[in-house]
Context: one part of a larger RNA
Molecule: large-subunit ribosomal RNA, domain IV
Organism: Candidatus Muiribacteriota bacterium
RNA sequence: AUGCUGUCAAGGAACUCGGCAAAAUGGCCCCGUAACUUCGGGAGAAGGGGUGCUUUGCUAGUGUAUUAAGAGGGUUAAACCAAUUAAUGCGCGAGAAAGCCGCAGUGAAAAGGUCCCUACGACUGUUUAACAAAAACACAGGACUCUGCUAACACGUAAGUGGAAGUAUAGGGUUUGAUACCUGCCCGGUGCUGGAAGGUUAAAAGGAGGAGUCAUCCGUAAGGAGAAGCUCUGAAUUGAAGCCCCAGUAAACGGCGGCCGUAACUAUAACGGUCCUAAGGUAGCGAAAUUCCUUGUCGGGUAAGUUCCGACCUGCACGAAUGGUACAACGAUGGGGACGCUGUCUCGAUGGCAUGUUCG
Repeated sequence: AUGCUGUCAAGGAACUCGGCAAAAUGGCCCCGUAACUUCGGGAGAAGGGGUGCUUUGCUAGUGUAUUAAGAGGGUUAAACCAAUUAAUGCGCGAGAAAGCCGCAGUGAAAAGGUCCCUACGACUGUUUAACAAAAACACAGGACUCUGCUAACACGUAAGUGGAAGUAUAGGGUUUGAUACCUGCCCGGUGCUGGAAGGUUAAAAGGAGGAGUCAUCCGUAAGGAGAAGCUCUGAAUUGAAGCCCCAGUAAACGGCGGCCGUAACUAUAACGGUCCUAAGGUAGCGAAAUUCCUUGUCGGGUAAGUUCCGACCUGCACGAAUGGUACAACGAUGGGGACGCUGUCUCGAUGGCAUGUUCG
């Protein structure tokens, strides 16, 4: 000097992003215990008191075993059952009084710090083996949808297998996420379901027509015409689903306006006008895990508060199962506050142990 481990005057979070770390609390018995609540909880709430040893004293009481007695029941009579009582043995054992010692009695060790407000998630659970444990995942419950059994769906080229040795109170997929109160409007777009009149439309069928070749014919020649066959091509016409089309459907994917004016102070606008839309955001909540402006404004808490809590509503850009709002309980979750407590700090000091360095 460093590491580990102790102690500390006065103060007590002034430290710090933040009480991180440490300290503190702690067992058992008794008393006592609030808001709120889903009446179970909350709760070990909180907050108090006691705790050693000796004697009274193998205390009161009590368990069990044995012995004796035994009300009563039972039997024709017995046998038998048996509350209860007493004694003895072995255990358990409060409470009280008096006394004794220490600074201190769960004398060492082991053994909750507590409370208040709020966000999120109901809860127990699960997760990134080795930087994330959470508000993420799951969950019971809700909903939509598919599936009639050789089920739907999944794996496999197939055989086959799972689903399931199940059968719609079942199974698959998607979504929300206990509970309570609720879940508004829009089907124009996309998707899905249903429909079939019309339009469009593939392969295929069909074969009007065209082209090549060529017997043959014409021509002095060059060249021209050209049947059948073969080859190449090919119009009309017939032709399914799908798409167009017509409906339904939002706990399907999704969406849920603008401008102007108006009341006898002012301000505001219940009201009116107009444009656009498929329809213009309902209830509830709201500067929010969402608010840019913003440290919004007001109130509370502090001497002082960009955080926090309660309100307001001007919601840049909440909003109803991509769920909305509320909520007891729960949480190694996030934010804020208080008490207790402390070397976190003012501000350091010092003991023990270990290691290193320097000197001898």